[in-house]
RNA sequence: CGAGUUUGCCGGGCGGUCGCGUCUUGCCUUGGGCAAGAUGAGGAAAGUCCGGACUCCGCAGGGCAGAGUGCUGGCUAACAGCCAGGCGGGGCGACCCGACGGAUAGUGCCACAGAAAACAAACCGCCGACCGCCACCCCGGUGGCGUGGGCAAGGGUGAAAAGGUGCGGUAAGAGCGCACCGGCGCGGCAGUGAUGUCGCGCGCUUGGCAAACCCCACUCGGAGCAACGCCAAAACGCGCAGAUGAGGUGGCCCGCUGAUGCGCUGGUGGGCGGCUUGAGGUGGCUGGUAACAGCCAUCCCAGAUAGAUGACCGCCACCCUUCACGAAAGGGUACAGAAUCCGGCUUACAGGUGAACUCGACCC
Numbered sequence: 001c002g003a004g005u006u007u008g009c010c011g012g013g014c015g016g017u018c019g020c021g022u023c024u025u026g027c028c029u030u031g032g033g034c035a036a037g038a039u040g041a042g043g044a045a046a047g048u049c050c051g052g053a054c055u056c057c058g059c060a061g062g063g064c065a066g067a068g069u070g071c072u073g074g075c076u077a078a079c080a081g082c083c084a085g086g087c088g089g090g091g092c093g094a095c096c097c098g099a100c101g102g103a104u105a106g107u108g109c110c111a112c113a114g115a116a117a118a119c120a121a122a123c124c125g126c127c128g129a130c131c132g133c134c135a136c137c138c139c140g141g142u143g144g145c146g147u148g149g150g151c152a153a154g155g156g157u158g159a160a161a162a163g164g165u166g167c168g169g170u171a172a173g174a175g176c177g178c179a180c181c182g183g184c185g186c187g188g189c190a191g192u193g194a195u196g197u198c199g200c201g202c203g204c205u206u207g208g209c210a211a212a213c214c215c216c217a218c219u220c221g222g223a224g225c226a227a228c229g230c231c232a233a234a235a236c237g238c239g240c241a242g243a244u245g246a247g248g249u250g251g252c253c254c255g256c257u258g259a260u261g262c263g264c265u266g267g268u269g270g271g272c273g274g275c276u277u278g279a280g281g282u283g284g285c286u287g288g289u290a291a292c293a294g295c296c297a298u299c300c301c302a303g304a305u306a307g308a309u310g311a312c313c314g315c316c317a318c319c320c321u322u323c324a325c326g327a328a329a330g331g332g333u334a335c336a337g338a339a340u341c342c343g344g345c346u347u348a349c350a351g352g353u354g355a356a357c358u359c360g361a362c363c364c
Base pairs, nucleotide, nucleotide: 001360002359003358004357005356006355007354008353009352010351012316013315014314015313016312017311018310020040021039022038023037024036025035026034027033028032042335046346047345049344050343051342052341053340054224055223056222057221066220067219068218069217070216071085072084073083074082075081086100087098088097089096090095101215102214106213107212108209109208110207123155124154125151126150127149130148131146132145133144134143135142136141137140163181164180165179166178167177168176182204183202184201185200186199187198188197189196190195228273229272230271231270237264238263239262240261241260247257248256249255280299281298282297283296284295285294286293287292317333318332319331320330321329322328
C1' cells in the first nucleotide's frame, strides 16, 4: 500500500422567529386562562418473536393431555439470550456456521431409477472347484455345453448400495487371512464436564431419516395496562314525598309562583389512579479469562390519550448535478418514530469514525 475478519461508537452542528405537550412557581380565577422557568423520541422507539416484572382470576402438589427446550460448564429475575469451552463442517488465514440427546425400545418412511433401499439381492459380468451331459484319449486326465451351480471383484442405477485402501489368497471371489484407517466393547489416565488420549479385546452385527411418530431429560396454571382499582353525568329501574302545595324566589317569615322533587342500586359517556425512581444512567474501585457480580460517589433522564416532540430562515458540515473548475449556482440530508415497564433476538439504516487481528506485495 492492497485485500479482508471481528467488535465498539456517532448518526448532522450553531443561532434566530413562530408553534405544541408535561412539570414547577406566580397572578387572575366556576370550568379554566395568562406569564416566567425547566424539560420533551431511538439505536433500533419497529416486528411483537422469546423471557420476566406488575395486575387480576385463582391456589397451580401429583397424574394424563399439550407446548417448548435439547453438546458441556457458567451468568442472569428469566430466556430460545449472553460468556467460556468441546465436537463436527467451511475458509490459506484472522474467523465463520451448526435444534449438536437417542436409529440394538418399538412403529413407520426412503419418490424416480435400479437386481436389490435392509430378517440381503444379481441386470450386464466373473468362474467352471463341485454336479449333470457330451467329445477325445496314454483310463486317468483334458476340453466343451448347461434356464445346474458358485461369486459379488468390475460395470450399470441412485441423494444414498451392505466398512475403506493395499497385499496375500482363490476356479472366480469374499474380513477368507494380514497391515493401516474406521467401527463396537472394556479398562487406565487427564478434565467439574462435554470430551480427549492410551492400552486391550472383537473380523466386525446389519445404510439413511427423530424440524416422522416416538423414547429420554428439563421447563411451563390462564389472561393481559383495552390488566386492574377509585370517582361518577344523562337516561332506565326501585323507593319516598307531593295541588291538604313538592320545589323555586340569597338564610327565615309573609307575599308571589305552581309540578315535580329527593334518595338508592348499578357503573355507560366522562374523569382520576395504575404512569414512570428503575433487575435505572454515569464514573471509580474490587473479584472473575469473560458474560457478570459487589461496594462507593453522583445524576433524575418524555409521559401524550387520537395522541405533543414541529415548521421556516441564516451560517457551517456532507452528498449529487451543472460548470468558465479557485469557486459559484441549483437540489438533497439514511432507517424510522414512544403509548405499562424492563432484559434479549431479529429486521431496516445515507454517511462518518475508533480498536484488535489475518493474508499478500514492496521498502528500510
Description: Predicted 3D model of a 364-nucleotide RNA (Bacterial RNase P class A) from an uncultured Anaerolineae bacterium. The model forms 95% of the base pairs in the Rfam consensus. It matches the Rfam family "Bacterial RNase P class A". About the family: Ribonuclease P (RNase P) is a ubiquitous endoribonuclease, found in archaea, bacteria and eukarya as well as chloroplasts and mitochondria. The family's RNA type in Rfam is ribozyme. Rfam links the family to the GO terms ribonuclease P activity, tRNA processing and dimeric ribonuclease P complex.